[in-house]
Molecule: SAH (S-adenosyl-L-homocysteine) riboswitch aptamer
Organism: Pseudomonadota bacterium
RNA sequence: UGAUGCGAGGGGCGCUGCGACAGAAUAUCUGCCAGGCUCGUAUCGUUGUUGUGAAUAACGGCGCUCAUAAAUA
Numbered sequence: 001u002g003a004u005g006c007g008a009g010g011g012g013c014g015c016u017g018c019g020a021c022a023g024a025a026u027a028u029c030u031g032c033c034a035g036g037c038u039c040g041u042a043u044c045g046u047u048g049u050u051g052u053g054a055a056u057a058a059c060g061g062c063g064c065u066c067a068u069a070a071a072u073a
Stems, first nucleotide, its partner, number of pairs: 001045009010066006018036001021031004035059001
């Protein structure tokens, strides 16, 4: 650093529908759809290095709402 799997980033309900995916009457339409992002970890690879440490987060359309925390009255 790439792919895949898993975990986490506090939740719920409603709405819209870009990408991906699926289908079709296929240069378009329909369906589904707001963890697709980041961090950690495992496996399999790729490319470098050959020193030691520190930190544990930053985000996630719109509306409503719960939880947690803080502040004010």